[in-house]
Molecule: SAM riboswitch aptamer (S box leader)
Organism: marine eukaryotic metagenome
RNA sequence: CAUCAAGAUCGACUGAGGGAUGGGCCCUUUGAAGUCGAAGCAACCUCUGACCUCCCCGGCAGCAGGUGCUAAUUCCCGCGGGUUAAAACCCGAAAGAUG
Repeated sequence: CAUCAAGAUCGACUGAGGGAUGGGCCCUUUGAAGUCGAAGCAACCUCUGACCUCCCCGGCAGCAGGUGCUAAUUCCCGCGGGUUAAAACCCGAAAGAUG
């Protein structure tokens, strides 16, 4: 700096936690987290391809290499603002994650 409302799971080992943090709520012995194996999703970087009269840029396609990801919107709220009697809803920030 960009993106974060979409998408994508099984097996083996093991055995109690996990969802960043506080609160809420939820997942979990019908097996959490972790490790390993296999599979998948996506398209950030690299790469490849065609197009742009050539080159570059760019968008597009592929998904080979490097990452990432595969409960719930980044699970929701937390701070500021708007609508509202309230509940609730909307916008933005902060924080976080990934590149």